About this RNA: The RNA shown here (SAM riboswitch aptamer (S box leader)) has 111 nucleotides and comes from a marine sediment metagenome. The coordinates come from a structure-prediction model, not an experiment, and the mean pLDDT is 77. Its Rfam family is "SAM riboswitch aptamer (S box leader)". About the family: The SAM riboswitch is found upstream of a number of genes which code for proteins involved in methionine or cysteine biosynthesis in Gram-positive bacteria.
């Protein structure tokens, strides 16, 4: 770079010791009842594999697999950011708040 997903799901032990929850920036949260972080089991998912059933042009769909490659195991990628579109207030312009589309950045898989 390209496609495909991101409101689902799943934690115990040892070490360490003060921040931490990608990024500037609000806001909410977790955190000396030990957090981020490492390593051990443990388990989650079905992204590639594996078997299998269905269709069947298959570039579809479904089940299965952790003793096969990887992911993951606080909060939707924790929420907003920039854009639209509707509602409410207010109304000369502006604002502020709900809802919900799309994008931008990110992550993950496969190429």
């Nucleotide at each position: 770079c390209u496609u495909a997903u991101c409101c689902a799901g799943a934690a115990a032990g040892a070490c360490u010791g003060a921040g931490g929850g990608a990024u500037c920036g609000g806001g909410c949260c977790c955190u000396u009842u030990g957090a981020c972080g490492u390593c051990u089991u443990g388990a989650c998912a079905a992204c590639c594999u594996u078997u299998c059933c269905a269709c069947c042009u298959a570039u579809u769909g479904g089940a299965u697999u952790u003793c096969g490659g990887u992911g993951c195991c606080a909060a939707u990628u924790c929420c907003c950011a920039c854009u639209c579109u509707g509602a409410a207030u207010a109304a000369u312009u502006a604002a502020u708040u709900c809802a919900g589309g799309g994008g931008u950045a990110g992550a993950u898989a496969a190429g």